The RNA shown here (transfer RNA) has 71 nucleotides and comes from a Nanobdellota archaeon.
RNA sequence: GGCCCCAUAGGCUAAUGGCAGACCAUCUCGUUUACACCGAGCAGACCCAAGUUCGAUUCUUGGUGGGGCCA
Numbered sequence: 001g002g003c004c005c006c007a008u009a010g011g012c013u014a015a016u017g018g019c020a021g022a023c024c025a026u027c028u029c030g031u032u033u034a035c036a037c038c039g040a041g042c043a044g045a046c047c048c049a050a051g052u053u054c055g056a057u058u059c060u061u062g063g064u065g066g067g068g069c070c071a
Stems, first nucleotide, its partner, number of pairs: 001070007010024002013021001018054001027041004047063005
């Protein structure tokens, strides 16, 4: 320098145009003398910008960051 892939909650990960879901963790409640385990529940996220569209996490373009291959 060229090509390809990835970016969603604190972590891991689904959803591929139509209300963003699950698991772990955190927090609250229950249980316990207390802690843990266990049960129930709340909150928490689409990398940024522009475009297309009635509607974008999803499609297109550019950017940022990460990874891989070739030179």
It matches the Rfam family "tRNA". The family's RNA type in Rfam is transfer RNA. Rfam's curators write: Transfer RNA (tRNA) molecules are approximately 80 nucleotides in length. Gene Ontology term of the family: triplet codon-amino acid adaptor activity. Model confidence (mean pLDDT): 82 of 100.